Molecule: transfer RNA
Organism: Candidatus Peribacter riflensis
RNA sequence: GGGCGAGUAGCUCAGUCGGUUAGAGCACGGGACUUAUAAGCCCGCGGUCGGUGGUUCAAAUCCACCCUCGCCCACCA
Numbered sequence: 001g002g003g004c005g006a007g008u009a010g011c012u013c014a015g016u017c018g019g020u021u022a023g024a025g026c027a028c029g030g031g032a033c034u035u036a037u038a039a040g041c042c043c044g045c046g047g048u049c050g051g052u053g054g055u056u057c058a059a060a061u062c063c064a065c066c067c068u069c070g071c072c073c074a075c076c077a
Stems, first nucleotide, its partner, number of pairs: 001073007010026004019057001028044004050066005
């Protein structure tokens, strides 16, 4: 330098043939239970979907460029 993949909650991930409120588990906070703690149960908190711009009535989703990470290939010393 070229190709491919990934980036969504604190963490691990789903959702990508555009449209119903952006979700799950864990973690965290509260409640109830218990002599007490844990587990399990109930409720809650937490996101401008990597960035910028574009297309569209409408973008996590499509397009362009850029950033970060991973894998493969090539080149130089």